[in-house]
RNA sequence: CUCUGAAAAUGGUAAACCCGCUGCAAAGCGGGGGCACAAAGGUACGGGUCCAAAGUGGAUAGCCGCACUGCCAGA
Numbered sequence: 001c002u003c004u005g006a007a008a009a010u011g012g013u014a015a016a017c018c019c020g021c022u023g024c025a026a027a028g029c030g031g032g033g034g035c036a037c038a039a040a041g042g043u044a045c046g047g048g049u050c051c052a053a054a055g056u057g058g059a060u061a062g063c064c065g066c067a068c069u070g071c072c073a074g075a
Base pairs, nucleotide, nucleotide: 002075003074004073005072012037013036017032018031019030020029021028022027035062041068045065046064047063048060049059050058051057
């Protein structure tokens, strides 16, 4: 550097649901919680989905893809 993987070690993230706050909403943030995740890390570039005061607007990276970054083990 490339490929494969999630048994072990160090650990990480956190679905549904509950409480609070923000937002018209989708949804986000904080606390609890833990379904899952080997990029469930960051980014709306392409496609998809969702919301909308229907915008030259917004949400989703835990829908997929491209590119970028990264831990452990094995080859």

Predicted 3D model of a 75-nucleotide RNA (c-di-GMP-I riboswitch aptamer) from a Candidatus Bipolaricaulota bacterium. The coordinates come from a structure-prediction model, not an experiment, and the mean pLDDT is 80. It was read from a public genome assembly, where an Rfam model found it.